[in-house]
Context: one part of a larger RNA
RNA sequence: AGCGAACGUUUGCGGCGGGCCUAACACAUGCAAGUCGAACGGGCUAGCAAUAGUCAGUGGCGCACGGGUGCGUAACACGUGGGUAAUCAACCCUUCAGCCUGGGAUAACGAACUGAAAGGUUCGCUAAUACCGGAUACGAUGCAUGGGACUUUGGUUCUGUGCGGCAAAGACCCGCAAGGGUUGCCAGAGGACGAGCCCGCGGCCCAUCAGUUAGUUGGUGAGGUAAUGGCUCACCAAGGCUAAGACGGGUAGCUGGUCUGAGAGGAUGAUCAGCCACACUGGAACUGAGACACGGUCCAGACUCCUACGGGAGGCAGCAGUGGGGAAUAUUGCGCAAUGGGCGGAAGCCUGACGCAGCCACGCCGCGUGAGUGAUGAAGGAUUUCGGUUCGUAAAGCUCUGUGGGGAGAGAAGAAUAAAGCCUGUGAAGAGCAGGCCUUGACGGUAUCUCUUUAGCAAGCACCGGCUAACUCCGUGCCAGCAGCCGCGGUAAUACGGAGGGUGUAAACGUUGCUC
Numbered sequence: 001a002g003c004g005a006a007c008g009u010u011u012g013c014g015g016c017g018g019g020c021c022u023a024a025c026a027c028a029u030g031c032a033a034g035u036c037g038a039a040c041g042g043g044c045u046a047g048c049a050a051u052a053g054u055c056a057g058u059g060g061c062g063c064a065c066g067g068g069u070g071c072g073u074a075a076c077a078c079g080u081g082g083g084u085a086a087u088c089a090a091c092c093c094u095u096c097a098g099c100c101u102g103g104g105a106u107a108a109c110g111a112a113c114u115g116a117a118a119g120g121u122u123c124g125c126u127a128a129u130a131c132c133g134g135a136u137a138c139g140a141u142g143c144a145u146g147g148g149a150c151u152u153u154g155g156u157u158c159u160g161u162g163c164g165g166c167a168a169a170g171a172c173c174c175g176c177a178a179g180g181g182u183u184g185c186c187a188g189a190g191g192a193c194g195a196g197c198c199c200g201c202g203g204c205c206c207a208u209c210a211g212u213u214a215g216u217u218g219g220u221g222a223g224g225u226a227a228u229g230g231c232u233c234a235c236c237a238a239g240g241c242u243a244a245g246a247c248g249g250g251u252a253g254c255u256g257g258u259c260u261g262a263g264a265g266g267a268u269g270a271u272c273a274g275c276c277a278c279a280c281u282g283g284a285a286c287u288g289a290g291a292c293a294c295g296g297u298c299c300a301g302a303c304u305c306c307u308a309c310g311g312g313a314g315g316c317a318g319c320a321g322u323g324g325g326g327a328a329u330a331u332u333g334c335g336c337a338a339u340g341g342g343c344g345g346a347a348g349c350c351u352g353a354c355g356c357a358g359c360c361a362c363g364c365c366g367c368g369u370g371a372g373u374g375a376u377g378a379a380g381g382a383u384u385u386c387g388g389u390u391c392g393u394a395a396a397g398c399u400c401u402g403u404g405g406g407g408a409g410a411g412a413a414g415a416a417u418a419a420a421g422c423c424u425g426u427g428a429a430g431a432g433c434a435g436g437c438c439u440u441g442a443c444g445g446u447a448u449c450u451c452u453u454u455a456g457c458a459a460g461c462a463c464c465g466g467c468u469a470a471c472u473c474c475g476u477g478c479c480a481g482c483a484g485c486c487g488c489g490g491u492a493a494u495a496c497g498g499a500g501g502g503u504g505u506a507a508a509c510g511u512u513g514c515u516c
Base pairs, nucleotide, nucleotide: 001515002514003513005512006511007510008509009508012367013366014365015364016363017362018360019359020325025323026322027321029320030319031318034061035060036059039058040057042055043054044053045052046051068278069277070276078202079201080200081199082198083197084196087195088194092191093190094189095188098185099184100134101133102132103131109124110123111122112121113120114119139166141164142163143162144161145160146159147158148157149156150155170183171182172181173180174179204250205249206248211241212240213239216238217237218236219235220234221233222232223231253275254274255273256272257268258267259266260265280301281300282299283298284297303314304313305312306311331357333356334355335354339353340351341350342349343348370400371399372398373397380391381390382389383388404457405453406452407451408450409449410448414443421437422436423435424434425433426432460505461504462503463502464501465486466485467484471500472499473498474497475496481488482487
């Protein structure tokens, strides 16, 4: 000098930040991921139809983001610089070619049965942008086979031949229709965002850890993957690493940064940001563009709960909250108004992300607790050499001010360059674009401003032997006690305790712990 601090005494206000460092201990309760009827059939309601609303289901997209934690990890985990001629890529953008023709099911629903429940079984009906055939193939791709230019292992690009096989879906609006528009779907090419893999270098301790390794090291072939590779397997060879520290043990998420320091360095990795790892413990795969998936599935284990004893249910290291541990760390709050995200054509719905509010002097910063004048140097306290000295212009008194507090009133910005709707113009258009109108605030009647009220309601804490700014009196008598070091205390203690006075600092001041 610093701190995610704690403890003691004290405490007026505001702004901006921060708030389980310990048990990755166990969790009651509520909420934290849904959305789309402009993909689809149906149930219910409005008496029926039309139409509208709503709901479980099929289907699509999302749930791999956002949020939490730091257990593990000494490792290509991270940082930095490269490689991928060894790769993937949903949504988005650009571009090119298309969306033809058929089929069979199934949930919902109905019926029957079963179970305490969770749930399940059988029969029957039905739809689709669900599923499966056929056609077409600019192109992509597999096999066989040619040529040219460049080139770094399976590369880029141009051009051929033969054979094989790979697509698709509709919906909405206008219209009598024909047709048109919007959106969606499919095959390629390019881009953007993102991801996988590989490599050089860098960053802890112990040698009281000196040898280590059998898929081990390499090769051939095969399997597997989006992709290289002992990644896996069969066979073959005997290699690989190591004092420039292998192997083993301990500790630890890494970084931008943060603290300190003149710097070099040392320590550290809270908040914020990037990456990684994990989601009761261990293992596994499914779906998918992406997971081996926090609020998905399966298996095993521990624990908790329900049970009709046959069997079931659960996972706060999400936000609050509870118990426990601890020196120690907050509300079971409000709102989607803003920003951002998911779905939707949109209206909108969802969002404990986020925006706000609540608690805590935990930190930093700002403000106030009054200002001017006022000597009979009042009273009173303390002290005294009894003359006085000091608290002290301090108080009182007089003249003012009104921050904070109280009362009354006005009252935001954050929100419109938004979206949607309506009108006008342009336009073929109900597309797009331009202009206008209208609407929306959790915080919050908050911030801020005006008026008013009265000096009235707002100062403590530590220290005073030296280091170290600040001294006397009384009490005590090696006692009681103090203490960071030196050391004080045994009858005149500036060092213990109290008082007066003083010094420092101030809504704080000290103590303890830790770092430089």

A computed fold for a 516-nucleotide part of an RNA from an uncultured prokaryote, annotated as small-subunit ribosomal RNA, 5' domain. Model confidence (mean pLDDT): 81 of 100.